The RNA shown here (SAM riboswitch aptamer (S box leader)) has 113 nucleotides and comes from Edaphobacter modestus.
[in-house]
RNA sequence: AUUUCAUGAAGAGUGGUUGAGGGACGAGCCCUGUGACGCCACGACAACCGGCCUGAAACCAUUAUUUCAGGCGACCGGUGUCAACUCUCUCCUGGAAACGGGGAACAUGAGAU
Numbered sequence: 001a002u003u004u005c006a007u008g009a010a011g012a013g014u015g016g017u018u019g020a021g022g023g024a025c026g027a028g029c030c031c032u033g034u035g036a037c038g039c040c041a042c043g044a045c046a047a048c049c050g051g052c053c054u055g056a057a058a059c060c061a062u063u064a065u066u067u068c069a070g071g072c073g074a075c076c077g078g079u080g081u082c083a084a085c086u087c088u089c090u091c092c093u094g095g096a097a098a099c100g101g102g103g104a105a106c107a108u109g110a111g112a113u
Stems, first nucleotide, its partner, number of pairs: 001113008013042005021031003026089003043082003048078003051072008086105001091102004
């Protein structure tokens, strides 16, 4: 980089530094000198993978191993996150509207190449 799968209505911020942008893209709307983005420190949230527990199945002489389902927890390892539903819309679709369903894109994790 490409690709597959899962998740995206919940949750969680202070200080320092810097000094004008930021919310992916377009439009809207919003945040921002009462200090944005970034960086650093500490903290918090969550539970994707590892971990731990329980059950089932496969295999097996047994242990073990593998798979599936459920749970625990934030102590330990790998990550992620801490304005607004992924801020909203964009394409298709139900609906008079409000609002909804799906898709695309994006983000994150796990796997494959």
The model forms 97% of the base pairs in the Rfam consensus. NCBI's taxonomy places the organism under Bacteria, Pseudomonadati, Acidobacteriota, Terriglobales, Edaphobacter. Its mean pLDDT, the model's own confidence on a scale to 100, is 76.